[in-house]
Molecule: Bacterial RNase P class A
Organism: Gammaproteobacteria bacterium
RNA sequence: GGAGUCGGCUGGACAGUCGCCCUGCCAUUUUCGAAUGGGGGGGAGGAAAGUCCGGGCUCCGCAGGGCAAGGUGCCAGGUAACGCCUGGACGGUGCAAGCCGAUGGAAAGUGCCACAGAAAAUAGACCGCCUGUUCGCACUUGUGUGGGUAGGUAAGGGUGAAAAGGUGCGGUAAGAGCGCACCGCGCGGGUGGUAACAUGCCGCGGCAUGGUAAACCCCACCUGGAGCAAGACCAAAUAGAGGGGCGUUGGCGUGGCCCGCGCUGUCCCUGGGUAGGUCGCUUGAGGCAUGUGGUGACACAUGUCCUAGAGGAAUGGCUGUCCCCGACAGAACCCGGCUUACAGGCCGGCUCCCACU
Numbered sequence: 001g002g003a004g005u006c007g008g009c010u011g012g013a014c015a016g017u018c019g020c021c022c023u024g025c026c027a028u029u030u031u032c033g034a035a036u037g038g039g040g041g042g043g044a045g046g047a048a049a050g051u052c053c054g055g056g057c058u059c060c061g062c063a064g065g066g067c068a069a070g071g072u073g074c075c076a077g078g079u080a081a082c083g084c085c086u087g088g089a090c091g092g093u094g095c096a097a098g099c100c101g102a103u104g105g106a107a108a109g110u111g112c113c114a115c116a117g118a119a120a121a122u123a124g125a126c127c128g129c130c131u132g133u134u135c136g137c138a139c140u141u142g143u144g145u146g147g148g149u150a151g152g153u154a155a156g157g158g159u160g161a162a163a164a165g166g167u168g169c170g171g172u173a174a175g176a177g178c179g180c181a182c183c184g185c186g187c188g189g190g191u192g193g194u195a196a197c198a199u200g201c202c203g204c205g206g207c208a209u210g211g212u213a214a215a216c217c218c219c220a221c222c223u224g225g226a227g228c229a230a231g232a233c234c235a236a237a238u239a240g241a242g243g244g245g246c247g248u249u250g251g252c253g254u255g256g257c258c259c260g261c262g263c264u265g266u267c268c269c270u271g272g273g274u275a276g277g278u279c280g281c282u283u284g285a286g287g288c289a290u291g292u293g294g295u296g297a298c299a300c301a302u303g304u305c306c307u308a309g310a311g312g313a314a315u316g317g318c319u320g321u322c323c324c325c326g327a328c329a330g331a332a333c334c335c336g337g338c339u340u341a342c343a344g345g346c347c348g349g350c351u352c353c354c355a356c357u
Base pairs, nucleotide, nucleotide: 001353002352003351004350005349006348007347008346009345010344012322013321014320015319016318017317018316020043021042022041023040025038026037027036028035029034045328049339050338052337053336054335055334056333057227058226059225060224069223070222071221072220073219074088075087076086077085078084089103090101091100092099093098104218105217109216110215111212112211113210126157127156128153129152130151131150132149133148134147135146136145137144138143139142165183166182167181168180169179170178184207185205186204187203188202189201190199191198192197231279232278233277234276241270242269243268244267245266246265250264251263252262253261254260286305287304288303289302290301291300292299293298323326
């Protein structure tokens, strides 16, 4: 210098002016609830998004246990919790830095394996190779060759995503873990590691059982439901409910009639709900700085800061100056994650290549 990889930061700036939402101060008015005016302070994001996970909070439900249903799935740690994060293991990929992985169990059982292929799981003879036998042909007369037939053979060819360890030597009629050596594999033990797991440490086994569990299933662990329009409080008018007083012994209904029973007037009290209002609402598993512990996620200690809170829903309009002329995008109870979108700019770690010293 070039190429790459990982991580972090930023997301137009300044000034004037007119508005919008919230708020503490002062003044005035007041029906004491508040209203109006003045001058201060604050006012979107890294994703505010998708609403996909996890939790706080609220209401409802709930003795305990089990079944069902759903979810998660290598190991250890972090956390309020998680399907998140950190570190590690294993597998894949890249020269490397790195990146990717739903990665428990397939000798518990059941199912499935398209097409192609002879055969797809109790393996399997299409071609080929070998042996016997039979028929024909040839001649050098016991051999060669062609066809049929009965067998052997998983070495070779061919099919497939996948064909029942690999290479070599021996062996054989031809072959074959049939035997042996090395490699691979499995089991048991030892060693290292908290564990997943590793092992060119020891012994045993010729090797024996393809794949699929985002198929049923088995194993382990987790899970009650609904969500701020949750929910709590205050509380008109009108209508209705309960209780008491007064008035009437009336009217209506039931019934043939009487008693009885029910409804009906007015005043007061009580409680529930609606309109409306208030709270929930932003001080929180909070941010920043420093220190300590830890490989790290993170935890602890000290100091410091307060940073939107609406309810038809505010953050906008205009003007001026400058630049590289500005992407994705707008809070609605809150928080931790994940995922997705994103113009341009800045910083750092690491790897590979080239050149020079």